RNA sequence: GCGGCCGUAAUUCAGUGGUAGAAUGCAGCCUUCCCAAGGCUGACGUCGUGGGUUCGAAUCCCAUCGGCCGCU
Numbered sequence: 001g002c003g004g005c006c007g008u009a010a011u012u013c014a015g016u017g018g019u020a021g022a023a024u025g026c027a028g029c030c031u032u033c034c035c036a037a038g039g040c041u042g043a044c045g046u047c048g049u050g051g052g053u054u055c056g057a058a059u060c061c062c063a064u065c066g067g068c069c070g071c072u
Stems, first nucleotide, its partner, number of pairs: 001071007010024004018055001026042005048064005
């Protein structure tokens, strides 16, 4: 230099055009003599960044940044 994959909650990940979700974690409550386990509720997201297409974009297109892999 060229090509490919990945980037979404604190963490690990789902979500392939129509209200952004799960698990774990965190906070509160219930339960218990206490702990653990269990149940209920809640908070937390500029979907890496900037543009484009579209009535509508995490999703499609372009550029760019970061990480990983391969080729030269």